[in-house]
Molecule: transfer RNA
Organism: Vulcanimicrobiota bacterium
RNA sequence: GGGGUCGUGGCGGAAUUGGUAGACGCACCAGCUUGAGGUGCUGGCGGGAGCAAUCUCGUGGGAGUUCGAGUCUCCCCGUCCCCA
Numbered sequence: 001g002g003g004g005u006c007g008u009g010g011c012g013g014a015a016u017u018g019g020u021a022g023a024c025g026c027a028c029c030a031g032c033u034u035g036a037g038g039u040g041c042u043g044g045c046g047g048g049a050g051c052a053a054u055c056u057c058g059u060g061g062g063a064g065u066u067c068g069a070g071u072c073u074c075c076c077c078g079u080c081c082c083c084a
Base pairs, nucleotide, nucleotide: 001083002082003081004080006078007077010026011025012024019067028044029043030042031041032040046057047056048055049054060076061075062074063073064072
């Protein structure tokens, strides 16, 4: 230099035809249980605004196509693999 692959919460990892983003697991927080801890059970758990209800933004960064994009197209950044 050329080709391919992958990038989604704190972490792993789904969303398989373009149609509610974050299922499920782990971690973490609170409560119950315990003398205390662990285990177990219940609830919570991305950012911002708000007293709250709720609203809004969010899939590496940017642009495009579309009524609608994590998914398709283009550029860039990074990961890993192959070729030279």